[in-house]
Context: one part of a larger RNA
Molecule: large-subunit ribosomal RNA, domain I
Organism: Pseudomonadota bacterium
RNA sequence: AGCAUUUGGUGGAUGCCUUGGCACUGAGAGGCGAUGAAGGACGUGGUACGCUGCGAAAAGUUACGGGGAGCCGCGAACAGGCUUUGAUCCGUAAAUAUCCGAAUGGGGCAACCCCUGGCUUCGGCCAGACUGGCACAUGAAUCCAUAGUGUGCCGGAGCAAACCGGGAGAACUGAAACAUCUAAGUACCCCGAGGAAAGGACAUCAAACGAGACUCCGCUAGUAGUGGCGAGCGAACGCGGAAUAGGCCAAUGCCUUCUAUGUAAGAACCGGAACAGGAUGGAAAGCCUGGCAACAAUGGGUGAUAGCCCCGUACGGGUAGAAAGCGUAGAGGGAUUCGAGUAAGGCGGGACACGUGCAAUCCUGUCUGAACAUGGGGGGACCACCCUCCAAGCCUAAGUACUCCUCAGUGACCGAUAGCGAACUAGUACCGUGAGGGAAAGGUGAAAAGCACCCCGACGAGGGGAGUGAAAGAGUACCUGAAACCGAAUGCUU
Repeated sequence: AGCAUUUGGUGGAUGCCUUGGCACUGAGAGGCGAUGAAGGACGUGGUACGCUGCGAAAAGUUACGGGGAGCCGCGAACAGGCUUUGAUCCGUAAAUAUCCGAAUGGGGCAACCCCUGGCUUCGGCCAGACUGGCACAUGAAUCCAUAGUGUGCCGGAGCAAACCGGGAGAACUGAAACAUCUAAGUACCCCGAGGAAAGGACAUCAAACGAGACUCCGCUAGUAGUGGCGAGCGAACGCGGAAUAGGCCAAUGCCUUCUAUGUAAGAACCGGAACAGGAUGGAAAGCCUGGCAACAAUGGGUGAUAGCCCCGUACGGGUAGAAAGCGUAGAGGGAUUCGAGUAAGGCGGGACACGUGCAAUCCUGUCUGAACAUGGGGGGACCACCCUCCAAGCCUAAGUACUCCUCAGUGACCGAUAGCGAACUAGUACCGUGAGGGAAAGGUGAAAAGCACCCCGACGAGGGGAGUGAAAGAGUACCUGAAACCGAAUGCUU
C1' cells in the first nucleotide's frame, strides 16, 4: 500500500410526522375611498432586534353584552404589576387615529419645507386644491343681456383578483416559401359599469303548417356554405333542456327619497349522554374482566391505538344595537310627449360562418334623400302574387360568467429537492442604476426533568465521571441516521 472482516467519524438519503400548501363543493360577500382608501414612513413596551397589535389617548381608551380564573401577544427571562369590587379574553357600538399617499392651502427629491385668514383659555384649534350640476348674488367690452366673478348645497377624483361592455389593435405562427387568407378581433393599451355585465318584449323567424322577448347549455353539424375552393373558417331553421315576465311615453307603470308597521334569519356564547378494575409497561387509550350511553362511532387532544378522560359532535337554547332583505299601507320628487336629415340610394369601408361574389341583411365616413297605415319593412340579387311584422324612443328579474375575500366541508391531491416562490425573520436575505430577478432554511423529550457537583484542559473548545430520563448510542451541531468520503483494530498478501 491493497483486499477482507469488525468498529468509528463525516454526511443527511430513507422511514415516520405536519403547523403549510393544492384542487374543488355549498353558502355568503362582491367592494373600499374627501367622515381621507389601498399601500406605506416614523413611532409606540420597564428592559425591545424582528414579526404582530396599536397611533403622541400609541401590544392600547370608553360603554354595553358574553365569560368565570387566571393574566401582562409571538416570547421562553428578570423586575414590577393587574384580577371574584369579575381581570386577561370574545362580540357589538364608540373615542383616539402622527406623517406620506387621490393627497386637496403653496411647493417638493413621498413620509419633508413654506404660507394666508378666523378663533383662542396663548397650549393650540378650524378653514383654504381642481372640477360637474343646481340655487342665489354680482357683473364687462355694450343699452338690455351674455361672458366672467363670488357664496352655498349635492356630487366626482384614487385603489382593487378575475368576470363584463365599448374604443383602438399587432406580430411570431400556419399555409410545409409567401402577398389574399390564418394566427385574431387574440395579446397589449385606453374608457366605463355591476354583483354580475351584456341582451331583451319582434319593422323576428317560418313556409302555405305555424312559432312567439332575451340569455345559457346539449343536438342539429364539422352539416349547408365560405375559402390563393389552399391552409383553414364555419352557421341557421328545427328539436331537447335551464329559467321564465312583461311593461312604459303624462300615469293605476318605472326610477328614487322618506314614514309607519309586520316578519323570518341572526354576535360573542350556553346546555349537551355514558367506565371502572386487573396484569404488562416510563406512561394504557392497546390486552384481560365486567358495565353504560347513543338523534352523539365526523374529528382533535391526552406519556402507545379512548363512543363513555378533555375539547367537541347530534340535538336544543340564546340576544343588544345598527344596517339590510321581504310583505303591507301612506307621503314627496324625477325622467320620458309615438320616433326625418330617419328609411332608402351612389361611392369607400366594416360586421354578418359568407374573402364582392348573383350578395340579400346590419353599421356608417361622404354625397343625396322618401312615404305617413289608402302607408312602410322583411321573406338571401331583382319583379309579381302571397305570407309576416311595424324601424328610426325607454326600462326589465331569473336561468349565464368570475373569485382578491369570509364561513363550513371534501379529496384513489403533496408531505419539506414534494406541495404556493414562501410549513421557519419570505417576496425576506441576496443580486441589479432600474424595470426586475429571487433563495436556502421543519422534527430533543411525555415533561426541560436542558446535565447540580467533581476531574483533564488555557478561569478554553472538547471530553471523562456523577445525576435526570424509558432511552443521552435523545445533550439543544439534538427522531431515524443509507451511500460517497476519512480513520482505527484484526487477519491475509506484497